A computed fold for a 350-nucleotide part of an RNA from an uncultured bacterium, annotated as small-subunit ribosomal RNA, central domain. The RNAcentral record of the full RNA draws on ENA and SILVA. Its Rfam family is "Bacterial small subunit ribosomal RNA".

[in-house]
Context: one part of a larger RNA
RNA sequence: CUGGGCGUAAAGGGUGCGUAGGUGGUGAGGUAAGUUGAAUGUUAAAUCUCGGGGCUUAACCCCGAAACUGCAUUCAAUACUGCUUUGCUGGAGGACUGUAGAGGAGACUGGAAUUCACGGUGUAGCAGUGAAAUGCGUAGAUAUCGUGAGGAAGGCCAGUGGCGAAAGCGAGUCUCUGGGCAGUUCCUGACGCUGAGGCACGAAGGCCAGGGGAGCAAACGGGAUUAGAUACCCCGGUAGUCCUGGCAGUAAACGGUGCACGUUUGGUGUGGGAGGAUUCGACCCCUUCCGUGCCGUAGUUAACACGAUAAACGUGCCGCCUGAGGAGUACGGUCGCAAGAUUAAAACUC
Numbered sequence: 001c002u003g004g005g006c007g008u009a010a011a012g013g014g015u016g017c018g019u020a021g022g023u024g025g026u027g028a029g030g031u032a033a034g035u036u037g038a039a040u041g042u043u044a045a046a047u048c049u050c051g052g053g054g055c056u057u058a059a060c061c062c063c064g065a066a067a068c069u070g071c072a073u074u075c076a077a078u079a080c081u082g083c084u085u086u087g088c089u090g091g092a093g094g095a096c097u098g099u100a101g102a103g104g105a106g107a108c109u110g111g112a113a114u115u116c117a118c119g120g121u122g123u124a125g126c127a128g129u130g131a132a133a134u135g136c137g138u139a140g141a142u143a144u145c146g147u148g149a150g151g152a153a154g155g156c157c158a159g160u161g162g163c164g165a166a167a168g169c170g171a172g173u174c175u176c177u178g179g180g181c182a183g184u185u186c187c188u189g190a191c192g193c194u195g196a197g198g199c200a201c202g203a204a205g206g207c208c209a210g211g212g213g214a215g216c217a218a219a220c221g222g223g224a225u226u227a228g229a230u231a232c233c234c235c236g237g238u239a240g241u242c243c244u245g246g247c248a249g250u251a252a253a254c255g256g257u258g259c260a261c262g263u264u265u266g267g268u269g270u271g272g273g274a275g276g277a278u279u280c281g282a283c284c285c286c287u288u289c290c291g292u293g294c295c296g297u298a299g300u301u302a303a304c305a306c307g308a309u310a311a312a313c314g315u316g317c318c319g320c321c322u323g324a325g326g327a328g329u330a331c332g333g334u335c336g337c338a339a340g341a342u343u344a345a346a347a348c349u350c
Base pairs, nucleotide, nucleotide: 004321005320006319007304008303012318014201015200016199017198021194022193023192025088026087027086028085029084030083031082033081034080035077036076037075038074039073040072041071042070049065050064051063052062053061054060091191092188093187094186095184096183097182098181099180103177104176105175106174107173108172109171115149116148117147118146119145120144121143125136126135162169163168206247207246208245209244210243211242215241216240220236221235222234223233258317259316260315261314262313263312266295267294268293269292270291271290272289273288274287275286276285299306300305323350324349325348332343333342334341335340
């Protein structure tokens, strides 16, 4: 290489958009590049295979046949693939009418709670723990009432509910804006799928600059515990957490399951639409499309389990795996302000 795989044994890229490439619905005509057949030429000899023969046999040697699976040219075939011309509507896209939603961005507004400040009442404790102590408090704390300031987060509703490509998104109103779904079957007419590179997005933590800072809280200080305690527990507390602009680009970025399309018994919830039946009307009921759960048939699986949201049966394309450690490391390259990220070995050991 062929081959075998990727939920849990090694293995799905964090996610999308998309270039090259690969691949691609259906009818007719042309062409004949691929494809198929035939003929001719060539495919040195030796070797190999088969049938004979010669050395006493074998190895070895000789003769004959076959083969040399390839290449070129010509002729023919036209199912499939390609190319080309012209159609089609089922794929794809558009139009129109509706519709659900924490989808995204910006601005504004409101309430509860914590903390702090000021004022009132009031007096000796408060806080904390397994128990304590550090800490706070007679300079009046804790508690309680009133007023004010400021920041962050969004209780109930809330739901294996919804939306988003993923990361993720949850107070309310307004503005701007992306996508989905259903119905009509009106338009275009294969415009599709995937996607090496590339580009964009990408939790938390981190970095740079400027703001902000209530609560929480790495580091740090103190009190305990302990043989020790650079911890777990307690009292404090700075970066950070928040906002704006930039960088970084990683996660158990998980459904540990790449994307797209087709096919294949069912049952039962739930979210969004459409139709029917019924009704005064709504619900219930029936059918159907799109999502999201559970159970389960066939089938699959080493088993666990999966099972129309497949890990079933197939097709196309991409990514990845090849004993364990060394190691996702060294060196080199690229990127980055840095931290580091990415690409990625070997010796050696078992």